[in-house]
RNA sequence: AAAGGGCAAACCAUCCGAAAGGGUGGGACGCAAAGUUUAAGGCCUAAAGGUAACAGAGCUUAUUUGUUGUCCAUGGUUGCUUGGCUACCGAA
Numbered sequence: 001a002a003a004g005g006g007c008a009a010a011c012c013a014u015c016c017g018a019a020a021g022g023g024u025g026g027g028a029c030g031c032a033a034a035g036u037u038u039a040a041g042g043c044c045u046a047a048a049g050g051u052a053a054c055a056g057a058g059c060u061u062a063u064u065u066g067u068u069g070u071c072c073a074u075g076g077u078u079g080c081u082u083g084g085c086u087a088c089c090g091a092a
Base pairs, nucleotide, nucleotide: 006031007030011026012025013024014023015022016021029079035085036084037083039082040081041080042077043076044075049071050070051069052068053067054066055065056064057063
């Protein structure tokens, strides 16, 4: 290079999820590992939790509810990077 093929971005429908995102079906932007693995980093989200302010309840010195901001993965991303494991063809 060829041959046999494989996967499936965005988007649409639907389901799960607080969200990020994921599943299924359609669909193809692309991919020689766009197979698999959080092992590490980066990035994304912030439910729960912490904290500040404001407002209300309640209370007699001790809480509680709501809103907004902020911090934070235990959540996610393998089609972000590196690493691990596995793999078709064969001119070299």
This is a predicted structure of a 92-nucleotide RNA (c-di-GMP-I riboswitch aptamer) from a marine sediment metagenome. Its Rfam family is "c-di-GMP-I riboswitch aptamer". Gene Ontology term of the family: cyclic-di-GMP binding. The coordinates come from a structure-prediction model, not an experiment, and the mean pLDDT is 82.